[in-house]
RNA sequence: GGUCCUAUAGUUCAAUGGAUAGAACGGAAGUUUCCUAAACUUUAAAUCCAGGUUCGAUUCCUGGUAGGACCACCU
Numbered sequence: 001g002g003u004c005c006u007a008u009a010g011u012u013c014a015a016u017g018g019a020u021a022g023a024a025c026g027g028a029a030g031u032u033u034c035c036u037a038a039a040c041u042u043u044a045a046a047u048c049c050a051g052g053u054u055c056g057a058u059u060c061c062u063g064g065u066a067g068g069a070c071c072a073c074c075u
Base pairs, nucleotide, nucleotide: 001071002070003069004068005067006066007065010025011024012023013022018055027043028042029041030040031039048064049063050062051061052060
């Protein structure tokens, strides 16, 4: 330098053009308990950035950023 892959709650993962973006673990509050734990109920929290296409984009396209894999060049 080239090609490809990945980026979504605090963490690990879903969702693949139409919704209120979900689950588990974790966080907060409550019930219960002498206390703790457990159990149950409730609750907060996310689409890497900027454009484009579309009636509609987490999803498709372009560029960028970050991480990773492979190839090439030099020594």